[in-house]
Context: one part of a larger RNA
RNA sequence: GGAUGAACGCUAGCGGGAGGCUUAAUACAUGCAAGUCGAGCGAGAAGUUUUUAGCUUGCUAGAAACGGACAGCGGCGCACGGGUGAGUAACGCGUACGCAAUCUACCUUAUACAGAGGGAUAGCCCUGGGAAACUGGGAUUAAUACCUCAUGGUCUCUGUGGGUCGCAUGGCCCUAAGAGUAAAGUUCCGACGGUAUAAGAUGAGCGUGCGUGCUAUUAGCUAGUUGGUGAGGUAACGGCUCACCAAGGCGAUGAUAGCUAGGGGGCGUGAGAGCGUGAUCCCCCACACGGGUACUGAGACACGGACCCGACUCCUACGGGAGGCAGCAGUAAGGAAUAUUGGACAAUGGAGGCAACUCUGAUCCAGCCAUCCCGCGUGCAGGAUGACGGCGCUACGCGUUGUAAACUGCUUUUGUGUAAGAUGAAACACCUUCAUUUAUGAGGGCUUGACGUUAUUACAAGAAUAAGCACCGGCUAACUCCGUGCCAGCAGCCGCGGUAAUACGGAGGGUGCAAGCGUUAUCC
Numbered sequence: 001g002g003a004u005g006a007a008c009g010c011u012a013g014c015g016g017g018a019g020g021c022u023u024a025a026u027a028c029a030u031g032c033a034a035g036u037c038g039a040g041c042g043a044g045a046a047g048u049u050u051u052u053a054g055c056u057u058g059c060u061a062g063a064a065a066c067g068g069a070c071a072g073c074g075g076c077g078c079a080c081g082g083g084u085g086a087g088u089a090a091c092g093c094g095u096a097c098g099c100a101a102u103c104u105a106c107c108u109u110a111u112a113c114a115g116a117g118g119g120a121u122a123g124c125c126c127u128g129g130g131a132a133a134c135u136g137g138g139a140u141u142a143a144u145a146c147c148u149c150a151u152g153g154u155c156u157c158u159g160u161g162g163g164u165c166g167c168a169u170g171g172c173c174c175u176a177a178g179a180g181u182a183a184a185g186u187u188c189c190g191a192c193g194g195u196a197u198a199a200g201a202u203g204a205g206c207g208u209g210c211g212u213g214c215u216a217u218u219a220g221c222u223a224g225u226u227g228g229u230g231a232g233g234u235a236a237c238g239g240c241u242c243a244c245c246a247a248g249g250c251g252a253u254g255a256u257a258g259c260u261a262g263g264g265g266g267c268g269u270g271a272g273a274g275c276g277u278g279a280u281c282c283c284c285c286a287c288a289c290g291g292g293u294a295c296u297g298a299g300a301c302a303c304g305g306a307c308c309c310g311a312c313u314c315c316u317a318c319g320g321g322a323g324g325c326a327g328c329a330g331u332a333a334g335g336a337a338u339a340u341u342g343g344a345c346a347a348u349g350g351a352g353g354c355a356a357c358u359c360u361g362a363u364c365c366a367g368c369c370a371u372c373c374c375g376c377g378u379g380c381a382g383g384a385u386g387a388c389g390g391c392g393c394u395a396c397g398c399g400u401u402g403u404a405a406a407c408u409g410c411u412u413u414u415g416u417g418u419a420a421g422a423u424g425a426a427a428c429a430c431c432u433u434c435a436u437u438u439a440u441g442a443g444g445g446c447u448u449g450a451c452g453u454u455a456u457u458a459c460a461a462g463a464a465u466a467a468g469c470a471c472c473g474g475c476u477a478a479c480u481c482c483g484u485g486c487c488a489g490c491a492g493c494c495g496c497g498g499u500a501a502u503a504c505g506g507a508g509g510g511u512g513c514a515a516g517c518g519u520u521a522u523c524c
Base pairs, nucleotide, nucleotide: 001524002523003522004521006520007519008518009517010516013376014375015374016373017372018371019369020368021334026332027331028330030329031328032327035076036075037074040073041072047066048065049064050063051062052061053060054059055058083287084286085285092212093211094210095209096208097207098206099205102204103203107200108199109198110197111196112195113194115149116148117147118146125138126137127136128135129134155180156179157178158177161174162173163172164171165170185192186191213259214258215257220250221249222248225247226246227245228244229243230242231241232240262284263283264282265281266277267276268275269274289310290309291308292307293306312323313322314321315320340366342365343364344363348362349360350359351358352357379410380409381408382407389401390400391399392398393397416460417459418458419457420456424451430445431444432443433442434441435440468513469512470511471510472509473494474493475492479508480507481506482505483504489496490495
């Protein structure tokens, strides 16, 4: 000199863009953050209309039609999105390869298919237990829920013969024979779905080479340990697990142990080499009160799922129960220190749905904070009695503050007021036209804005609303007076201060930067 997720002191006009718990992975009140589908299913409250009967003439009861709430079964989603960096020195990450050892819901393409039956169960109803959380029994009912049979293939298993290829085990293709395994409907007739197989796309899993902190004042470490055979398990290879057999495996090219740490793209600095760092944004990993376990599922060993143990908090009728902000706000605590219990789904994206639409603290916006970067302003021109005042001096006076002020003219960025007022919106749906081979595509119309009393523009009056901070001995730009008297104090280093201090404190003047300026901390 540069830099910062900064903090502190003094000061503070505005706009644009960004950023905002670095500490306690401490504890959390409250609200919200994951639902959706009636075009899978049964059922159907309130209410409205009509009608019948009774009568207190606007009420009660019944029936029919409409209606569609709260629940329930079922499907898809909840494994995404969002947070944090505790753990991890590791195939965790980065990079380059490999899987002839693998899986992949939704999506796309292609082919084929969807025949016949059955038994339940939630809800509703009846009835128990419990303070509650919740839970037991009976009767009954539906499905795209569940089960059985049929049919079936380029599927799976057993297996015949042949071809071809390769990187070893082997892969691929053709082919006899046998066995096994599918399906679901709804319908506004437009469509949306179902099953099987193959291929694609996407996502994931596994393996390997190389790279990836400090300490040798850590030198030996290892029994599922290293390998084999067999079996089990997995989507899949494998000591992944188990039985048996062998005695191996790693290590000064640093094993093992200890300490520290999420990794990368990047970021800071530097001419570079390098050094430091890993906030915001993107990719990967790990975690979700601490620890463990599996279930469901295409996918989890699952942040707002389940079970168990533990710590903590809360409720209780003392028998028993409930909870998990490292989601968004917010609270307490810790700390030098870090924001609103805001608006909207209008846009982008996501989930469900044929769709309308619903949900979305993702997201888009707004609020707070000079925390940073950038930009603008705080006037401009004229104006000498060089005014008053201050300060200094060689003191009737002179110098300086200083064209500075007053005064005259001008301008109106900004601020204030009034008025107008966007881009972001194009779609979906609906109406319609055209192309066309069914899908579908193209054009036109119509609809939708949180931000937003916004941005922006015009007009009006008026210099009006707006300057500080640090320093002035040398390094280092900037000097005098007064006070103090090795005191009070200053200080980054050298060093100032003991009676004439340009170094302390004040004043005048000056220098530097400027809505900031200094100090502290850290890095180059």
Predicted 3D model of a 524-nucleotide part of an RNA (small-subunit ribosomal RNA, 5' domain) from Lewinella sp. W8. Rfam family: Bacterial small subunit ribosomal RNA. Taxonomically the source falls in Lewinella (Bacteria, Bacteroidota, Saprospiria, Saprospirales).